Predicted 3D model of a 347-nucleotide part of an RNA (small-subunit ribosomal RNA, central domain) from an uncultured Gammaproteobacteria bacterium.

Context: one part of a larger RNA
Formats: sequence, C1' cells, structure tokens
RNA sequence: CUGGGCGUAAAGAGUUCGUAGGCGUGUUGACGCAUCUCGUUUCAAAUUCCGAGGCUUAACUUCGGGCAGGGACGAGAUAUGGUCAGCAUUUGAGUUGGCUAGGGGGUACUGGAAUUUGUGGUGUAGCAGUGAAAUGCGUUGAUAUCACAAAGAACACCAAGGGCGAAGGCAGGUACCUGGGGCCACACUGACGCUGAGGAACGAAAGCUAGGGGAGCGAAACGGAUUAGAGACCCGUGUAGUCCUAGCCGUAAACUAUGUUCGUUUGAUUUCCGGGCGCAAGCCUGGGGGUCGGAGCUAACGCAUGAAACGAACCGCCUGGGGAGUACGACCGCAAGGUUAAAACUC
Repeated sequence: CUGGGCGUAAAGAGUUCGUAGGCGUGUUGACGCAUCUCGUUUCAAAUUCCGAGGCUUAACUUCGGGCAGGGACGAGAUAUGGUCAGCAUUUGAGUUGGCUAGGGGGUACUGGAAUUUGUGGUGUAGCAGUGAAAUGCGUUGAUAUCACAAAGAACACCAAGGGCGAAGGCAGGUACCUGGGGCCACACUGACGCUGAGGAACGAAAGCUAGGGGAGCGAAACGGAUUAGAGACCCGUGUAGUCCUAGCCGUAAACUAUGUUCGUUUGAUUUCCGGGCGCAAGCCUGGGGGUCGGAGCUAACGCAUGAAACGAACCGCCUGGGGAGUACGACCGCAAGGUUAAAACUC
C1' cells in the first nucleotide's frame, strides 16, 4: 500500500462559510466518451501452467498446446454513469404571503438591592478572624445603627438537566439597528443540491500594546499561624489582573472526549415552540430539548429515530511506548508563544 479503524484502547480539525475537486432528483430523445461483448493484431524467446518424449529417476531438458491481463484497430450492445437538447402541473434546495417563540448579536439610555469609601448624628469598648490563635482594625472613638453623598462591578426572585446561537457563548429594564430558526398556505423559481483539499471569518479564560477606570475579589509580594520544615493548605493586608475603548494573541477536558449531509428502522414518558379538531380534558400533526428502554450494534461499559442500528456521499484523522507535540527549517506573532513537524537512541 491493500486492509482495518477513530464515545472510553492511537485517532473527529474549536466552529462556520466557501474555491478547486469528489458525489448528486424524476422523465424523453440523440450520441456511444466511460462501461460491456465479439473479432483482428501486438505484448521476442526462455520462464510459469497443461499434455507427451529423452537422460535408470528427479532436478534438468526437447516437442506440442494454452489461459488470464494490458495496448491499438474494427464490429456490436446502450442498462448504469457521462455529454448534448427538451420536459417536470416537482419530492431536494430556495423565494413569497401570513403567523410565531427566543438570555441570538450591536449601540445608547436607565433601575434597585448589596458592597466599599467619605461627611454628619446616636453610642462605647471592643471589632475582626480561627480548629485554636495571632498578625490586623479601635479611646485621634472602631464594630453596631441612622441620614446624606460618591464610585465601580455584578444583576437575587422569575429560573426550569427551560430558551437562543455554527461554535466560543448569551440573563436587571427600555428604545433603536440587526442575523438566524419554526409552523401554516402551496403562490413562484425549477436541481439552483451535498461535502469541501487549500483559503477566509469567528473563536472562553489567561496573556500582550496604548489610553481610561479601579468598589469587591485577587496571581505576585508582605505579615500572622500551622509544621521537623511550610517556598502551601488557614488568617490579615495587597500589586498586576478582573471592567471600558482600540488593536493583537488563536489556544482549552474549545467534551456529547461522538465531523457534516441524506435516507430507512419497534416503543414508553416528560418538556419547549407552532398548526388542526375539541366547551374542556385531551387527541392528531410538524419542529426542538431530555429520560428510560426493544431489535440491532459493542471488547465491555454502554448506544439505542438527537444511534455508537442499517445504508449512501464527501472531508479530517490514526498505525506500539518513550524520545516529542520536542529539535531543525518555514510561516504567523510586539512578546509570550502558536501552526506545521522529524530523527538518532531506547524499551
């Protein structure tokens, strides 16, 4: 390589869009490119295979015969794929009309609780903290309590393994701008589709650059404890950071450790959003979120119409452990580093 695989053994790219490519609905006709059949020719001989013969046999050797497969040409077939030309009152895809749910995204404005700080009042000796303490705060009046003011960050209840989003993720309220989805109608286009090497965009937290901001929390740091020690766990402080604006970074157990799309295949139950019927309970139907289980699958665990079942298309990835997701090179980055990615050696 062939093959076999990728939930947990090695292996699904973090996600989406999309170029090339691969693959692609029904039907009619033409062509006969792929494809298939037949014939001719060619692929030297030897070898291999079959049948005879010769060395005593065999190896070896002589003679005869022959398949498969490839190339070229000719003749034919036209199911399937392909090309060309039509058709579809269309089922895939999209558009339109109506209805509809939603923490989907962006910008601006705004609300209350809490916290901290400041000022003032009341008030007096403690407060804070722990397993126990101490450091710490407090008679320059703390803690507690009342009033006022300021600041920043996060949004209790509602709230639900409930909703939305491609993923990351998204939650106080209002307004504006804006993306996507679902259902019903079946009016329109008429295969316009699926996947997607490269590529592009988005992408938690931390980190980086510049300028703001800084209440609480809090790496580092300092102090107090603990301890044999304590570079920790516990306590008191506390700087970056956490927040905003602009720009980088491009990684995560980015997990459902399960790529995307399409079709087929017993069920039960719960929930969200539509439609139909019904007074209602509820029933039917379409689309989502869960749980449990059947066949089947699986090494087992388990999965089980939201498959890890049965099939199809396309992409990505794996190939013993360590060395190593490292070195070198290349590309990207301000840096941190990221992406791509070996070998010697060793078991």

The coordinates come from a structure-prediction model, not an experiment, and the mean pLDDT is 89. Its Rfam family is "Bacterial small subunit ribosomal RNA". Rfam links the family to the GO terms structural constituent of ribosome and ribosome.